[in-house]
Molecule: small-subunit ribosomal RNA
Organism: uncultured bacterium
RNA sequence: AGAGUUUGAUCCUGGCUCAGGAUGAACGCUAGCGACAGGCUUAACACAUGCAAGUCGAGGGGCAGCGCGGUGGUGGCAACACCACCGGCGGCGACCGGCGCACGGGUGAGUAACACGUAUGCAACCUGCCCUCCACAGGGGGAUAAUCGGGAGACAUCCCGUCUAAUACCGCAUAACGCCAACCGGGGGCAUCCCCGGUUGGCCAAAGGAGCGAUCCGGUGGGGGCUGGGCAUGCGCCGCAUUAGCCAGUUGGCGGGGUAACGGCCCACCAAGGCGACGAUGCGUAGGGGUUCUGAGAGGAAGGUCCCCCACACUGGUACUGAGACACGGACCAGACUCCUACGGGAGGCAGCAGUGAGGAAUAUUGGUCAAUGGGCGGAAGCCUGAACCAGCCAAGUCGCGUGAGGGAAGACGGUCCUAUGGAUUGUAAACCUCUUUUGUCGGGGAGCAAGGGGCGCCACGAGUGGCGUCAAGCGAGAGUACCCGAAGAAAAAGCAUCGGCUAACUCCGUGCCAGCAGCCGCGGUAAUACGGAGGAUGCGAGCGUUAUCCGGAUUUAUUGGGUUUAAAGGGAGCGUAGAUGGAUGUUUAAGUCAGUUGUGAAAGUUUGCGGCUCAACCGUAAAAUUGCAGUUGAUACUGGAUAUCUUGAGUGCAGUUGAGGCAGGCGGAAUUCGUGGUGUAGCGGUGAAAUGCUUAGAUAUCACGAAGAACUCCGAUUGCGAAGGCAGCCUGCUAAGCUGCAACUGACAUUGAGGCUCGAAAGUGUGGGUAUCAAACAGGAUUAGAUACCCUGGUAGUCCACACGGUAAACGAUGAAUACUCGCUGUUUGCGAUAUACGGCAAGCGGCCAAGCGAAAGCGUUAAGUAUUCCACCUGGGGAGUACGCCGGCAACGGUGAAACUCAAAGGAAUUGACGGGGGCCCGCACAAGCGGAGGAACAUGUGGUUUAAUUCGAUGAUACGCGAGGAACCUUACCCGGGCUUAAAUUGCAGAUGAAUUACGGUGAAAGCCGUAAGCCGCAAGGCAUCUGUGAAGGUGCUGCAUGGUUGUCGUCAGCUCGUGUCGUGAGAUGUUUGGUUAAGUCCAGCAACGAGCGCAACCCCUGUUGCCAGUUACCAGCACGUGAAGGUGGGGACUCUGGCGAGACUGCCCAGAUCAACUGGGAGGAAGGUGGGGACGACGUCAGGUCAGUAUGGCCCUUAUGCCCAGGGCUGCACACGUACUACAAUGCCCAGUACAGAGGGGGCCGAAGCCGCGAGGCGGAGGAAAUCCUAAAAACUGGGCCCAGUUCGGACUGUAGGCUGCAACCCGCCUACACGAAGCCGGAAUCGCUAGUAAUCGCGCAUCAGCCACGGCGCGGUGAAUACGUUCCCGGGCCUUGUACACACCGCCCGUCAAG
Repeated sequence: AGAGUUUGAUCCUGGCUCAGGAUGAACGCUAGCGACAGGCUUAACACAUGCAAGUCGAGGGGCAGCGCGGUGGUGGCAACACCACCGGCGGCGACCGGCGCACGGGUGAGUAACACGUAUGCAACCUGCCCUCCACAGGGGGAUAAUCGGGAGACAUCCCGUCUAAUACCGCAUAACGCCAACCGGGGGCAUCCCCGGUUGGCCAAAGGAGCGAUCCGGUGGGGGCUGGGCAUGCGCCGCAUUAGCCAGUUGGCGGGGUAACGGCCCACCAAGGCGACGAUGCGUAGGGGUUCUGAGAGGAAGGUCCCCCACACUGGUACUGAGACACGGACCAGACUCCUACGGGAGGCAGCAGUGAGGAAUAUUGGUCAAUGGGCGGAAGCCUGAACCAGCCAAGUCGCGUGAGGGAAGACGGUCCUAUGGAUUGUAAACCUCUUUUGUCGGGGAGCAAGGGGCGCCACGAGUGGCGUCAAGCGAGAGUACCCGAAGAAAAAGCAUCGGCUAACUCCGUGCCAGCAGCCGCGGUAAUACGGAGGAUGCGAGCGUUAUCCGGAUUUAUUGGGUUUAAAGGGAGCGUAGAUGGAUGUUUAAGUCAGUUGUGAAAGUUUGCGGCUCAACCGUAAAAUUGCAGUUGAUACUGGAUAUCUUGAGUGCAGUUGAGGCAGGCGGAAUUCGUGGUGUAGCGGUGAAAUGCUUAGAUAUCACGAAGAACUCCGAUUGCGAAGGCAGCCUGCUAAGCUGCAACUGACAUUGAGGCUCGAAAGUGUGGGUAUCAAACAGGAUUAGAUACCCUGGUAGUCCACACGGUAAACGAUGAAUACUCGCUGUUUGCGAUAUACGGCAAGCGGCCAAGCGAAAGCGUUAAGUAUUCCACCUGGGGAGUACGCCGGCAACGGUGAAACUCAAAGGAAUUGACGGGGGCCCGCACAAGCGGAGGAACAUGUGGUUUAAUUCGAUGAUACGCGAGGAACCUUACCCGGGCUUAAAUUGCAGAUGAAUUACGGUGAAAGCCGUAAGCCGCAAGGCAUCUGUGAAGGUGCUGCAUGGUUGUCGUCAGCUCGUGUCGUGAGAUGUUUGGUUAAGUCCAGCAACGAGCGCAACCCCUGUUGCCAGUUACCAGCACGUGAAGGUGGGGACUCUGGCGAGACUGCCCAGAUCAACUGGGAGGAAGGUGGGGACGACGUCAGGUCAGUAUGGCCCUUAUGCCCAGGGCUGCACACGUACUACAAUGCCCAGUACAGAGGGGGCCGAAGCCGCGAGGCGGAGGAAAUCCUAAAAACUGGGCCCAGUUCGGACUGUAGGCUGCAACCCGCCUACACGAAGCCGGAAUCGCUAGUAAUCGCGCAUCAGCCACGGCGCGGUGAAUACGUUCCCGGGCCUUGUACACACCGCCCGUCAAG
């Protein structure tokens, strides 16, 4: 000293939360010792029991009890014992009397008050005991308690009678420096007044006791002192104004009473006052202070222990006694409660110390002693003392000590973890070796706290008293404690919390939005450093955590030290009261202010120095501090008071000027509606489209005339006026204001303004008018799922006027008023100046842009949101809520003022990047449009859903699943189902051990797999090999998780985008670059520009194809030459051609014209095989969809292990009411059938392609030349030519079915393909809606290949043949790109979010 939390990110505002300290604490876990200090915060609740205030016999009478003594009696030999009597003695219960009991101790209920604190005052007072001074104590009297006798009563207690004493009580005497009254004199002061002296008159005293004595203790009156108290006053002292008015002894006077004393303290009379926004009164809460905690301080909170004061003593009231009380352990009365009772009546008061119950989260022993300190009484010894001193209990606090120290690496065992057989960590930790012994245990010794007091003697002074010496017996609760010495022995002594961030400290296992955690943010839905356990670590340590409360952090109530345009916050505006603040120059005063000094500010506490307990806490002592109050002496700059003056602030006057400023009256035209009349005919009106409505009873339209009400076109403008609301046709009257000029007058008269008063849009209210238009409500028509709306047709309040009320608005510049200062540019209104439409100076407005500065930013910026001053208003997280209650106002509507409970961790401002918009601009794409052909209808094929099933294995599911994984499911495949089997296994093997074989042949059983059995039987010189079995290390899984992953792939999208470095701008997120103007298929290129460059993409480089040259010719080719055939490049040969395949060329907007900006480029043209990317392919940026795939493979984790593994047989994946997708074949004549005749390309071929020839209608069979291929084999169809069919369910169409065959294969039943003959279904071009394609494309025709024994292929991938139509164009649909704008979205519009209803 800060940190976390609002957002995708940022800055700000703002709340919530945390880290610190503290406590009379409590709870959880744990616990060795000591010192010091602390311990009912709740029920001022109720209390059993004991104790807490007595003492004096040296005041008194006495004698109940105890002791001594004496006398008498009885017993006894006696000692002695017992009984009775005697107050004679020591003493002493009760009683009379004195002093004390008003202290000490407890508690905080009440009290908001002179209660307390502080400072003053009493000229208005008292004060026992104590100190000191003066004076005195003479002489009498009458009672009474106890006791005794009698009586009442349960008790408590009381009554009657008789006797008696006193330091008890009462007269009389004495009497002043006392008190009272009168008079005289003197002095002082602070208003009332006070003091001193004198004279006269009046009044009031007393007690004795002890001692042989000396003497001592007492008594009375008075003065002074001390101590303690009483009263008065200034200042300080909680919350609520949703408490605003309160008071009748109230305020004052006069006269009395009362008191120690002033006083309405009380009373009689008189007057009508007193208090209050500087907060009276009321209500609520509360003992106050020294101090304590916290804080840098200012402050905030608290008032336990200790000290001071106050108040109280079951609750309320009252007085008595006394120096002192209205009295905690006194009295009386009333009340509540408890107890006793013989029912008549009595007793009691722990907020004293212990203790009990109750309450509560919670707070101790019914302890010891008067040894010390202190108190009461006493002459004293002494007695009493739950004050006090000690001990006991409690980690409840602070401080101190200990639980060992040093060495010790095989880095042990064990645990845990990991990249796992090797490490890391626990960890020098342990073991082990060497030491020490605090504390604890045992034994021994052993303080200080003790001073006094008593007796005797001496000294000082007159005495008392003090000092010194000495003597005797003794006095310690704590406690045999502190402390010291010795002995044994590491021995007897460590936990608690935390470990996601804040916040120091990390891994494994378990769990699986469960259990749970959490101070805030938040963790947990199968890989949790956040839950629970473990290991390890961190923090503190005899404690550690949690909870509660206070301060801090929080500048989050801001005096120090905040704000109000948009975050919460400027009153709607003005006038103005109180108040606050206030121009210039003198004089004076000294209230504020400043300085010196005096008193006080108790002690304790705090701080500092020194000292004492072994240290420390603690304690002692000294100093500082106590920031305050009061007195006193000065100073006079500033503020204030008083006084004199000034003109610049302000106001007045005179002159000029401006305007929709206000009020009243009058006038005007256009429009609208209505009425009357004319013309005129079928519609009008209205809408996106309509309808309701009006109209042949004549509308709408049009002309003329008339009536009514309301509003004022153009001018008209970020123009003007006004305080704001607001103000607009013209004229007149009344009235207010601003500005300019002059400088005549006043002389600070000013600013602001709580309350108060006035004004205050629209709607609304009351009464009375008015009512043309418009128009809430209402009605109808539409729209719609509905439409109590938007649209239309009507229409009433109202809109207008007068007079009242109401008092609110996004009453906004969301910006209170006033004054001063602080760069400029520019437009405009009004006035002044002047050399007068020019000029440009001044003033006052209304606007725009900017500087400095300010601001979170947006922005503001002489009209401040800048720099300063003054005053007012307002704010303090969001919601609840501008709500409730109360009060005030109002006719009402409603307005003003204005909470809390509860709830959330945010709500909010500005700006940024995206995404989105039924926002805008530009552009592109078979996106639409223009075309061609399809699919959707039929049959069949195939895939999917669904359903069925023992199983119909699994995955893919909008675009981006559905002829997809699968480019070949009869068995196999195969993962599924049923059944039969195997268990180191079907396969790979390492090591160890055992056996000796390995291997081969055969039999039985069985669906097979397998199981059972029989027979033969080792090799090698050796090392070893081989096989089987056992053990071990280790297999296998198409089991789960594609949301743990790698790899790969789909899509946006072949869309033109995505980024970086440096610089610059911004507080920052970010921006710039990448935007802008053109252009392009393209972020392609050009130009410009605070940007300059670069990367991944685009393009190009690669492949195929189109033209051509060179080179090279075998298996390809054959022009010329030669040979040759039934025919044929068949042969020699050739290298021309075609072709093959290698290297080149070619295309680059290169050339021309035009346009454009100097450009990029665009349009046209030439040449050319090809022209502006020639055509096609491969190639897919940053990323998105947690897209798909754990079943291709790989792989983390989890799961199965005589099974979720493996083998086998059969079945299933092909099941079928149905729905969808994708294809094929068709519905026919541009066709179909038959016959004939041509022309490809690219491929494939050895368990293969298979020629010729022969057989079969055909599938196919026989056959086997040739071919590992430019050599052999495999081969076109549409087209073309000719013929038939003649619009029909057909010579279209071919499904389905039957029969007979063929082929592959171990095997075609479930479940293959093909052939022939026969059968001959639906279907006559397909609803809504929808798909592909822009040229060698669509359409159409066939051919080949992969997989493959065969094939469900009509699929997929390729190949060539024939070969079109159309594009005006970009409004619309879909998708995309760039710029811009709005946003309360960021999981990003499939978003967010509001209301109602239902259920819980």